Notes
The part of an RNA shown here (small-subunit ribosomal RNA, 5' domain) has 521 nucleotides and comes from a metagenome. Its Rfam family is "Bacterial small subunit ribosomal RNA".
[in-house]
Context: one part of a larger RNA
RNA sequence: GGAUGAACGCUAGCGGCAGGCUUAAUACAUGCAAGUCGAACGGUAAGGUCUCUUCGGAGAUACACGAGUGGCGCACGGGUGAGGAACACGUACACAAUCUACCUUAUACUGGAGAAUAGCCCCGGGAAACUGGGAUUAAUACUCCAUAGUCUUUAAUGAUCACAUGAGAAAUAAAGUAAAGCUUCGGCGGUAUAAGAUGAGUGUGCGUCCCAUUAGAUUGUUGGUGAGGUAACGGCUCACCAAGUCGACGAUGGGUAGCUGGCGUGAGAGCGCGACCAGCCACACUGGCACUGAGACACGGGCCAGACUCCUACGGGAGGCAGCAGUAGGGAAUAUUGGUCAAUGGACGAAAGUCUGAACCAGCCAUGCCGCGUGGAGGAUGACUGCCCUCUGGGUUGUAAACUCCUUUUAUAUGGGAAGAAACCUCUGGAUUCACUCCAGAGCUGACGGUAUCAUAUGAAUAAGCACCGGCUAACUCCGUGCCAGCAGCCGCGGUAAUACAGAGGGUGCAAGCGUUAUCC
Numbered sequence: 001g002g003a004u005g006a007a008c009g010c011u012a013g014c015g016g017c018a019g020g021c022u023u024a025a026u027a028c029a030u031g032c033a034a035g036u037c038g039a040a041c042g043g044u045a046a047g048g049u050c051u052c053u054u055c056g057g058a059g060a061u062a063c064a065c066g067a068g069u070g071g072c073g074c075a076c077g078g079g080u081g082a083g084g085a086a087c088a089c090g091u092a093c094a095c096a097a098u099c100u101a102c103c104u105u106a107u108a109c110u111g112g113a114g115a116a117u118a119g120c121c122c123c124g125g126g127a128a129a130c131u132g133g134g135a136u137u138a139a140u141a142c143u144c145c146a147u148a149g150u151c152u153u154u155a156a157u158g159a160u161c162a163c164a165u166g167a168g169a170a171a172u173a174a175a176g177u178a179a180a181g182c183u184u185c186g187g188c189g190g191u192a193u194a195a196g197a198u199g200a201g202u203g204u205g206c207g208u209c210c211c212a213u214u215a216g217a218u219u220g221u222u223g224g225u226g227a228g229g230u231a232a233c234g235g236c237u238c239a240c241c242a243a244g245u246c247g248a249c250g251a252u253g254g255g256u257a258g259c260u261g262g263c264g265u266g267a268g269a270g271c272g273c274g275a276c277c278a279g280c281c282a283c284a285c286u287g288g289c290a291c292u293g294a295g296a297c298a299c300g301g302g303c304c305a306g307a308c309u310c311c312u313a314c315g316g317g318a319g320g321c322a323g324c325a326g327u328a329g330g331g332a333a334u335a336u337u338g339g340u341c342a343a344u345g346g347a348c349g350a351a352a353g354u355c356u357g358a359a360c361c362a363g364c365c366a367u368g369c370c371g372c373g374u375g376g377a378g379g380a381u382g383a384c385u386g387c388c389c390u391c392u393g394g395g396u397u398g399u400a401a402a403c404u405c406c407u408u409u410u411a412u413a414u415g416g417g418a419a420g421a422a423a424c425c426u427c428u429g430g431a432u433u434c435a436c437u438c439c440a441g442a443g444c445u446g447a448c449g450g451u452a453u454c455a456u457a458u459g460a461a462u463a464a465g466c467a468c469c470g471g472c473u474a475a476c477u478c479c480g481u482g483c484c485a486g487c488a489g490c491c492g493c494g495g496u497a498a499u500a501c502a503g504a505g506g507g508u509g510c511a512a513g514c515g516u517u518a519u520c521c
Base pairs, nucleotide, nucleotide: 001521002520003519004518006517007516008515009514010513013372014371015370016369017368018367019365020364021330026328027327028326030325031324032323035072036071037070040069041068043065044064047063048061049060050059051058052057079283080282081281089207090206091205092204093203094202095201098200099199103196104195105194106193107192108191109190110189111145112144113143114142121134122133123132124131125130151176152175153174154173155172157170160167161166181188182187209255210254211253216246217245218244221243222242223241224240225239226238227237228236258280259279260278261277262273263272264271265270285306286305287304288303289302308319309318310317311316336362338361339360340359344358345356346355347354348353375406376405377404378403386396387395388394389393411458412457413456414455415454416453420448425443426442427441428440429439430438431437465510466509467508468507469506470491471490472489476505477504478503480501486493487492
């Protein structure tokens, strides 16, 4: 000198863009953050509509829909960096050792039968959370049968290819395994197989901090055979057999740390860092475990144990903000218990739509970067005050002020006022392969927001501080103090003429900031 997720002191006019718990992965009141589908199902709690009514209500409908069965989603999105020195990450390869819901393409199929169960109803238990029994009912829930192959298993061939185990077109035999309906009749679905796309899993080479005042470490350890397990290879697990395996090219142990793209600095080499944004990983009160599922060993799912908090009728129960706000605590220190689904994206749905603290916006903070303003021109009897001096005077403050003319960014007031919106959907027309399939036109939809912005009016009107002035280092005098009070980054100032302390005048440097502290280059 540059830089910062900064803090502190003094000061402060505006806007744009960004950023905002670095500490206690401490504990959390309250609200919200994941639902959706009636075009899968039995139904009808509430509302609407209709009918009846003794005005209490009853019935119908399914416009609609609470609860329930079922489907899809909840494994995404969002948070945090505790752990982990590891194939976790980065990069380059490999899987002839693998899986992949929804989506796309292709082919084929979608036939028949059955037993339950929730809800509803009845009877209970419990303070509650919740739960037991009986009767009955539906399905795209469940089970069975049929049919099927380019599927699976077994047996024996095998063009061709390869990387060691091998892969594999084609043809053969035997055995086995599918499905679900709804409909406004247009469609939407379901099953099997093959392929694609996407996502995931696994293996390997190289790279990846400090300590040798850590030198030996290891018994599923290293390898083999067999079996089990997995989507899949493998000591992944187990039985048996052998005695190996790693290590000064640093094993083992200890400490520290999420990794990367990148960021800061530097001419570069390098050094330091890993906030925001993006990719990957890990975690979700602590530890362990599996279930469901295409996918989890699952933040707002389950079970067990533990710590903590809460409720209790003492028998027993409930909970998990490292989601968004917010609270307490810790700290030098870090924001609102805001608005909207209008856009983008996501889940579900045929759609309308519903949900979405993702997201988009607004609020707070000079935390940073950038931009603008605090007026411009003229104006000397160089006015007054202040300060200094060699003191009837001079110098400086200083064109500074007054004064004259001008401007109106900004401010205030009034008025106009966006883009972001086009899709979906509705209506109209047209085209064809006659399907609300495609095309065209019109209409509908804005949280931000009466915001940005524009015009007019008023009037210099609303707006400057901070640090420093001995040398380094730009900027000097007076007064006070008298080794005191104090200053100080280093050298060093202060003991009676202090340009170094304190105040004043003047000056210098930056400027809505300026200094100090901390850290890095």
Overview: RNAcentral holds the full RNA, with entries from SILVA.